[in-house]
RNA sequence: CCGCUCGUGGUCCAACGGAUACGACACCGGCCUACGAAGCCGGGGACGCAGGUUCGACUCCUGCCGGGCGGA
Numbered sequence: 001c002c003g004c005u006c007g008u009g010g011u012c013c014a015a016c017g018g019a020u021a022c023g024a025c026a027c028c029g030g031c032c033u034a035c036g037a038a039g040c041c042g043g044g045g046a047c048g049c050a051g052g053u054u055c056g057a058c059u060c061c062u063g064c065c066g067g068g069c070g071g072a
Stems, first nucleotide, its partner, number of pairs: 001071007010025003018055001027043005048064005
């Protein structure tokens, strides 16, 4: 320098172009318990940045930024 791939809550990870963006763990509250743990119920919190396409973008396109892999 070139190509491919990934970027979503604290962590890991889903989402035919069309919902109130899924779930697990963690966290918070409650129930339970003599107290905890476990278990059960509930709750808050996220689309890397900027443009473009579209009636509509996490999703498609472009450019950046960052991680990984490969080739020169």

Source information: Predicted 3D model of a 72-nucleotide RNA (transfer RNA) from an Actinomycetes bacterium. The organism belongs to Actinomycetes, within Bacteria. Its Rfam family is "tRNA".